A computed fold for an 88-nucleotide RNA from Pristimantibacillus lignocellulolyticus (SeqCode), annotated as c-di-GMP-I riboswitch aptamer. The sequence is in RNAcentral, with records from Rfam.
């Protein structure tokens, strides 16, 4: 000093849900609230996936629906990456 298990300490995030905001929406932000979380810290064109569908394209045919499409988002889906206490 790694590694893996199984504890204990300090201290840490906060899911639904509600209110308030911003967005066409996914969804974010801020309060409240805790379902969990050892990275539930951080990274989203240049790894995978996953929701969105305003512009836009075609369709259909004349008025608004259908289909595709991210250039919007998700890190509490897996990944990458950095790292807190800490006995036996």
């Nucleotide at each position: 000093a790694u590694u893996a298990u199984u504890a204990a300490u300090a201290g840490g995030c906060a899911a639904a849900c509600c209110u308030a905001u911003a967005g066409a929406a996914a969804u974010g932000u801020a309060g409240g609230g805790a379902c969990g979380c050892a990275a539930a810290g951080c990274u989203a064109c240049a790894g995978g996936g996953a929701c969105u569908a305003a512009a836009g394209u075609u369709a259909u045919g004349u008025a608004a629906u259908a289909a595709c499409u991210a250039u919007g988002u998700c890190a509490g889906c897996c990944a990458g990456u950095u790292g807190c206490c800490a006995a036996a």